[in-house]
RNA sequence: CCGUGCUAGGUGGGGAGGUAGCGGUGCCCUGUACCUGCAACCCGCUAUAGCAGGAUCGAAAGCCCGCGUUGAGGCAGCGCAGCUGUGGGGUCUGGCGCCAAUAAGUGGCGAUGACGGUCGGGUCCUGGGCGGUUGGCCUCUGUGAACCCCGUCAGGUCCGGAAGGAAGCAGCGGUAAGCAGAUGUGCCAAGGCGCCCCAGGCCAGCCUGCCCGGAGCUAACUGUUGGAGGGCCGCCUGGAGCUGGUUGUCGAAAGCGGGGCACGG
Numbered sequence: 001c002c003g004u005g006c007u008a009g010g011u012g013g014g015g016a017g018g019u020a021g022c023g024g025u026g027c028c029c030u031g032u033a034c035c036u037g038c039a040a041c042c043c044g045c046u047a048u049a050g051c052a053g054g055a056u057c058g059a060a061a062g063c064c065c066g067c068g069u070u071g072a073g074g075c076a077g078c079g080c081a082g083c084u085g086u087g088g089g090g091u092c093u094g095g096c097g098c099c100a101a102u103a104a105g106u107g108g109c110g111a112u113g114a115c116g117g118u119c120g121g122g123u124c125c126u127g128g129g130c131g132g133u134u135g136g137c138c139u140c141u142g143u144g145a146a147c148c149c150c151g152u153c154a155g156g157u158c159c160g161g162a163a164g165g166a167a168g169c170a171g172c173g174g175u176a177a178g179c180a181g182a183u184g185u186g187c188c189a190a191g192g193c194g195c196c197c198c199a200g201g202c203c204a205g206c207c208u209g210c211c212c213g214g215a216g217c218u219a220a221c222u223g224u225u226g227g228a229g230g231g232c233c234g235c236c237u238g239g240a241g242c243u244g245g246u247u248g249u250c251g252a253a254a255g256c257g258g259g260g261c262a263c264g265g
Base pairs, nucleotide, nucleotide: 001265002264003263004262005261006260009057010056011055012030013029014028015027020046021045022044023043024042034054035053036052037051038050063259064258065257066256067255069254073250074249075248076247077246078245080244081243082242083241084240086238087237088236089235092234094233095232098227099226100225101224102223104222105221106220107218108217109216116212117211119209120208121207122206123205124201125200126199127198128197129196130194131193133190134189135188136187137186138184139182140181141180142179143178149174150173151172152171157166158165159164
């Protein structure tokens, strides 16, 4: 160095969870690495830690050992950063809006006279008057009574010897109650009527006229001060989720190095 035969061992591993602890089934991550049975209100074991049965590979290696070479992924912590949404706080001060005050700025008015003052007027109230509106009454017109309204009463009826009288239906004319319409020189009533008149009242407010007087007045906006309310934004605070960072821990796979025994040539 080559061949033959063995043996150690291999035929996945890891994380969380579960467990007194170990492993498995199940979940998750890697990734391809036999089969059958058991198994989450669980199954099998006991620190040498799945149990039972079978198959196959086997030292050139898919095996074992070492390496602060590398590292998928998981778990935990953080007085960490960011994002999302949520609970509490208004004695929490900042924005928002509201009320009051002020008069620094802007604006408006003002010597064609501000604010103010005397006198007066209006608005306002009461009573009366006038007018008007609506309704009613009155007035006018029309219609309107078989009989129980009036007048005239044909026909007919009654009284009478006659002359002549009487009552009276229909018709006609007129009217009452009623019905309809129209008008206003009239009367009455009402009041959410009035650029009206008279008398009286009139705390305050608003408007206005004459006179006095002589320079400010106003508070619409901005600003400043104070107050109450609301809890939208900001602020403080508690806790949750996600992403990232960092610390620690477990860790698959990969890479590098080293490697069993016997016999024969």